The prediction has a mean pLDDT of 82. Transfer RNA from a Candidatus Uhrbacteria bacterium, 73 nucleotides, folded computationally. Lineage of the source: Bacteria > Bacteria candidate phyla > Candidatus Uhriibacteriota.

[in-house]
RNA sequence: GGGCUGGUAGCUCAGUUGGUAGAGCGCUGCAUUCGCAUUGCAGAGGUCGUGGGUUCGAUCCCCGCUCAGUCCA
Numbered sequence: 001g002g003g004c005u006g007g008u009a010g011c012u013c014a015g016u017u018g019g020u021a022g023a024g025c026g027c028u029g030c031a032u033u034c035g036c037a038u039u040g041c042a043g044a045g046g047u048c049g050u051g052g053g054u055u056c057g058a059u060c061c062c063c064g065c066u067c068a069g070u071c072c073a
Base pairs, nucleotide, nucleotide: 001072002071003070004069005068006067007066010025011024012023013022019056027043028042029041030040031039049065050064051063052062053061
């Protein structure tokens, strides 16, 4: 320098014919207990890596950039 894969909640990851984003764990509150743990219920938490384009509408389609992994040189 070139090819490929990936970047979504604090962590690990889902999310398709484009239609206002979710799970598990974790965190907070309540219930339960003498207390803790467990369990149940509720809740907070996201500029979907970044800048543009297409579209009535983009996590999703197109282009550039950037970061990580991997392969080739």